c-di-GMP-I riboswitch aptamer from Candidatus Sabulitectum sp., 87 nucleotides, folded computationally. It matches the Rfam family "c-di-GMP-I riboswitch aptamer". Rfam's curators write: GEMM was predicted in a large-scale screen for bacterial structured RNA regulatory elements. The sequence was found by an Rfam model in a public genome assembly. Its mean pLDDT, the model's own confidence on a scale to 100, is 81.
[in-house]
RNA sequence: CGUUGUUAAACGCAAACCGGGAGAGAUCCCGGGACGCAAAGCCUACGGAUCCUAACCCUUCAAGGGAAGGAUGGCCGGGUUACCUGA
Numbered sequence: 001c002g003u004u005g006u007u008a009a010a011c012g013c014a015a016a017c018c019g020g021g022a023g024a025g026a027u028c029c030c031g032g033g034a035c036g037c038a039a040a041g042c043c044u045a046c047g048g049a050u051c052c053u054a055a056c057c058c059u060u061c062a063a064g065g066g067a068a069g070g071a072u073g074g075c076c077g078g079g080u081u082a083c084c085u086g087a
Base pairs, nucleotide, nucleotide: 003087012037013036017032018031019030020029021028022027035074041080042079043078046077047076048075049072050071051070052069053068056066057065058064
């Protein structure tokens, strides 16, 4: 320097839920809290998947559909960066 791995050690992140806040909503932010994670760091302007619908259009006007936009990286593939111990 590169690659692989997690027996152990050190470190890191933080699900559900609760409190406060933002949003029409999915969801996100802060604090608490730990289900788990060897990238559960980052990227949705790479591909797929799932979720949302205030405004717009159609409509049988309760609903439903369309277009458009949004959300999830802890959904997957992929890209990219990286700590400690061991080999």